[in-house]
RNA sequence: GGGUCGUUAGCUCAGCCGGUAGAGCAGCGGACUUUUAAUCCGUUGGUCGCCAGUUCGAUCCUGGCACGACCUACCA
Repeated sequence: GGGUCGUUAGCUCAGCCGGUAGAGCAGCGGACUUUUAAUCCGUUGGUCGCCAGUUCGAUCCUGGCACGACCUACCA
C1' cells in the first nucleotide's frame, strides 16, 4: 500500500425487508431485611464513529475520512 470485518446507552452486546433503537450490567429512586451488601419493583441515559450522497424516509444502501482487529504485498 491492498483486502476483509468491526464502530449502536457509562461497560458488554442485540437490532428482522429501509419506516422515529433495545437487553444485561452499571447509575438513580423505592420496597424489603439477611445491612460495606443482597433480593425485588420502577426509572434516567443515544447527534447509532464523522462528512456527504441516494431515498418521501437511512443505524441499515453508496462514497470518502477517522479509529480498532485480522489477512496479505512491497521496500529494507
Transfer RNA from uncultured Nitrosomonas sp., 76 nucleotides, folded computationally. Rfam family: tRNA. Rfam classes the family as a transfer RNA. The prediction has a mean pLDDT of 82. The organism belongs to Nitrosomonas, within Bacteria.